[in-house]
RNA sequence: GCUUUCAUAGCUUAGUUGGUAGAGCGUCGCACUAGUAAUGCGGAGGUCAUCAGUUCAACUCUGGUUGAAAGCA
Repeated sequence: GCUUUCAUAGCUUAGUUGGUAGAGCGUCGCACUAGUAAUGCGGAGGUCAUCAGUUCAACUCUGGUUGAAAGCA
């Protein structure tokens, strides 16, 4: 330098013939306990890397940028 793949909650990630984003762990509150742990119930937490385009509507499709990984030279 070229090619391919990836970027979603604090962490690990699901989510595609385009239709209002979920889970596990963690965190906070409550219950239980003499107390803690474990367990159960509930809550908060996401401008879906970023900038444009297409569309009535974009995490999803198209292009640019940034970052990460792999392969080739």
This is a predicted structure of a 73-nucleotide RNA (transfer RNA) from Hanseniaspora uvarum DSM 2768. It matches the Rfam family "tRNA". The family's RNA type in Rfam is transfer RNA. From the family's description: Transfer RNA (tRNA) molecules are approximately 80 nucleotides in length.